[in-house]
Context: one part of a larger RNA
Molecule: small-subunit ribosomal RNA, 3' major domain
Organism: Ignavibacteria bacterium
RNA sequence: UGACGGGGGCCCGCACAAGCAGUGGAGCAUGUGGUUUAAUUCGAUGCAACGCGAAGAACCUUACCUAGGCUUGAAAAGCAAGCGACAGGGUAUGAAAGUACCCCUCCAGCAAUGGCGCUUGUACAGGUGCUGCAUGGCUGUCGUCAGCUCGUGCCGUGAGGUGUUGGGUUAAGUCUCGCAACGAGCGCAACCCCUACCAUUAGUUGCCAUCAGGUUAUGCUGGGCACUCUAAUGGGACUGCCUACGCAAGUAGUGAGGAAGGUGGGGAUGACGUCAAGUCAGCAUGGCCCUUACGUCUAGGGCUACACACGUGCUACAAUGGAUGCUACAACGGGUAGCUAAACCGCAAGGUGGAGCCAAUCCCUAAAAAGCAUCCUCAGUUCGGAUUGGAGUCUGCAACCCGACUCCAUGAAGCUGGAAUUGCUAGUAAUCGCGCAUCAGCACGGCGCGGUGAAUACGUUCCCGGGCCUUGUACA
Numbered sequence: 001u002g003a004c005g006g007g008g009g010c011c012c013g014c015a016c017a018a019g020c021a022g023u024g025g026a027g028c029a030u031g032u033g034g035u036u037u038a039a040u041u042c043g044a045u046g047c048a049a050c051g052c053g054a055a056g057a058a059c060c061u062u063a064c065c066u067a068g069g070c071u072u073g074a075a076a077a078g079c080a081a082g083c084g085a086c087a088g089g090g091u092a093u094g095a096a097a098g099u100a101c102c103c104c105u106c107c108a109g110c111a112a113u114g115g116c117g118c119u120u121g122u123a124c125a126g127g128u129g130c131u132g133c134a135u136g137g138c139u140g141u142c143g144u145c146a147g148c149u150c151g152u153g154c155c156g157u158g159a160g161g162u163g164u165u166g167g168g169u170u171a172a173g174u175c176u177c178g179c180a181a182c183g184a185g186c187g188c189a190a191c192c193c194c195u196a197c198c199a200u201u202a203g204u205u206g207c208c209a210u211c212a213g214g215u216u217a218u219g220c221u222g223g224g225c226a227c228u229c230u231a232a233u234g235g236g237a238c239u240g241c242c243u244a245c246g247c248a249a250g251u252a253g254u255g256a257g258g259a260a261g262g263u264g265g266g267g268a269u270g271a272c273g274u275c276a277a278g279u280c281a282g283c284a285u286g287g288c289c290c291u292u293a294c295g296u297c298u299a300g301g302g303c304u305a306c307a308c309a310c311g312u313g314c315u316a317c318a319a320u321g322g323a324u325g326c327u328a329c330a331a332c333g334g335g336u337a338g339c340u341a342a343a344c345c346g347c348a349a350g351g352u353g354g355a356g357c358c359a360a361u362c363c364c365u366a367a368a369a370a371g372c373a374u375c376c377u378c379a380g381u382u383c384g385g386a387u388u389g390g391a392g393u394c395u396g397c398a399a400c401c402c403g404a405c406u407c408c409a410u411g412a413a414g415c416u417g418g419a420a421u422u423g424c425u426a427g428u429a430a431u432c433g434c435g436c437a438u439c440a441g442c443a444c445g446g447c448g449c450g451g452u453g454a455a456u457a458c459g460u461u462c463c464c465g466g467g468c469c470u471u472g473u474a475c476a
Stems, first nucleotide, its partner, number of pairs: 001476002003473003007470007015460002019424005026315008034306002042053002064301007073124001078122007088103006106115003126290002129288003135284002137279003140275001142273001147186006153162003166177003192267004197235007206225003211222003238261001241255001242253004317417001321376007333364003338357002343352003383414001388409007430452007
């Protein structure tokens, strides 16, 4: 100087407390460990691995296993020699890949030669083989915590200190006052984006107040751009005003005004560094290793196994519910090898159909919870839907291993969950549906969107993590 302390002081955080909903019990989905296997490819392992890489394993992917092939090679590219096209078609064999054979077959130039392709040879290719403890790059984490440093000066023999400590204050090393310090940098904040209010500009594909026409009905039409909205520009919030406290910084207020008030809400943004943290399997790359194989092609299988254990989720155990019918109200998005309407068929998944749309125009698109009416009356049930049998639909060369969905039948566990443990402070939790990426098909996962919409916070003694000062130390 740090680090540590079941030392002290001050302070903060859904850290505790106060609340609400869960997990841990059940069934299923998914990941992991273990076991099994010819293979169950590899990586990730306290927080910070375990719905993680994987935004989608039937083949492919695919790296694994078995079997059958190839050896200058599947792709790239140099030199030399030889051949003449290459492509294409056919036969045999085969699971395919491949192998063997047949048919057909070059261009420019007088030529040398060049172009293109094949064969041979040779340098080489190739490797998801090893090392993340040789590395780059990228990332996680402490932590959006308020810290981490430098120049000059001063102090100290020196390591180093001071500044950065102290009194206040703040979300903040934020600001202020003081001070052997005076300044500065990286962080904080602001500048950026979305959202909440207003104005201006613009008015189609959006809108319809006024006028007119028309319809069973609808901005449907003329017309209009006022309103909603769209999308560009600007304004607006700064403790600016008032009161109280304070030297100031600032704090408090059912204050005023205001759409919004003290960082308005959310996002992006992650200092010096820590963990030899993660990644050689995204990519790049040093070294090592393989070279008729650890390279490469193909078929089938596996990654989907199952005495078990754990994590993350979904669905429930019901009456604030279940079922049937009727009636409303969104937002974000996506669409041409695409989205697909009306109409018709089918109990349904779906099929037929083909209008419109490269989309503020058409389509996906039905929002669901909610409301109204009826049934069920506390039961393993009209709760719950696992499992299994049968019949189908769709995608796709192909659904046996191993897809999703539909219908009929079946109707398991489960009556609120031990010790323990998680999330959340407001349009949040809880609950309800919708969209998108990946994608032929496949979503209970992920990323977004809106609808309905709470309870509680006395407080900082305690648990956990962190910041500053101080103290002890046999630690570095």